RNA sequence: UUCGGGGUAGCUCAGCCGGUAGAGCGGGCGGCUGUUAACCGCAAGGUCGUGGGUUCGAUUCCCACCCCCGGAG
Numbered sequence: 001u002u003c004g005g006g007g008u009a010g011c012u013c014a015g016c017c018g019g020u021a022g023a024g025c026g027g028g029c030g031g032c033u034g035u036u037a038a039c040c041g042c043a044a045g046g047u048c049g050u051g052g053g054u055u056c057g058a059u060u061c062c063c064a065c066c067c068c069c070g071g072a073g
Base pairs, nucleotide, nucleotide: 001072002071003070004069005068006067007066010025011024012023013022019056028042029041030040031039049065050064051063052062053061
């Protein structure tokens, strides 16, 4: 320099044939228990890497850039 993959909740990741953003774990509160753990329940937590474009509508499609991993030179 170039090609491919990835960037979504505190962490690990789904969702990516455009139509209200989710799970598990963790943290919080409650139930159970003599207590803790385990188990059960509830609620919270997101500018979907950044900026533009297309569209009635973008995490999703297009362009540029930033960061991480790998291939080629």
The prediction has a mean pLDDT of 83. The RNA shown here (transfer RNA) has 73 nucleotides and comes from Planctomycetaceae bacterium SCGC AG-212-F19. Its Rfam family is "tRNA". Rfam classes the family as a transfer RNA. Gene Ontology term of the family: triplet codon-amino acid adaptor activity. Taxonomically the source falls in Planctomycetaceae (Bacteria, Pseudomonadati, Planctomycetia, Planctomycetales).